[in-house]
RNA sequence: CGGGCUGUCGUAUAAUGGUAGUACGCAGGGCUGGGGGUCCUGUAGCCCGGGUUCGAUUCCCGGCAGCCCGA
Repeated sequence: CGGGCUGUCGUAUAAUGGUAGUACGCAGGGCUGGGGGUCCUGUAGCCCGGGUUCGAUUCCCGGCAGCCCGA
């Protein structure tokens, strides 16, 4: 310098045009004498900017970051 892939709660991972879920974690509570365990409720997220569309996490363009390949 060129090419490819991936960016989603604190962490891991779904959803692929129409409400963004799940598990762990965290907070509060119930059961227990306490701990552990278990159950209930809550918490918090689409990397950034633009475009297409009635509607974008999803499609297109650019940027940024990470990983890989080539030179």
Predicted 3D model of a 71-nucleotide RNA (transfer RNA) from Candidatus Harrisonbacteria bacterium CG10_big_fil_rev_8_21_14_0_10_40_38. Taxonomically the source falls in Candidatus Harrisoniibacteriota (Bacteria, Bacteria candidate phyla). Model confidence (mean pLDDT): 80 of 100. Its Rfam family is "tRNA". It is annotated as a transfer RNA.